[in-house]
């Protein structure tokens, strides 16, 4: 600089639940909280799962896969 790893130090991230808002719903967004997270950070490509006015949405912290990104005892 690359890769594999995930010890330390500096941070990051945020389940469930609450409170407010958007949404038919799944859920999303803010705040508050912390179960957990080495990409728990983007991407709906592909499985899966959930919603529905069956037209079409949701979920990346369900799994696979792209791309990206700190730090280094080893």
């Nucleotide at each position: 600089a690359u890769g594999g790893a995930g010890a330390a130090a500096a941070g990051c991230c945020a389940a469930a639940c609450c409170c407010g808002u958007u949404g038919u719903a799944a859920a999303g967004c803010g705040g508050g909280g912390a179960c957990g997270g080495a990409a728990a950070g983007c991407c709906a490509c592909g499985g899966g799962u959930c919603u529905u006015u069956c037209g079409a949405g949701a979920c990346a912290g369900c799994c696979g896969g792209g791309c990206u990104g700190c730090c280094u005892a080893c």
c-di-GMP-I riboswitch aptamer from Sulfurovum sp., 74 nucleotides, folded computationally. It matches the Rfam family "c-di-GMP-I riboswitch aptamer". Gene Ontology term of the family: cyclic-di-GMP binding.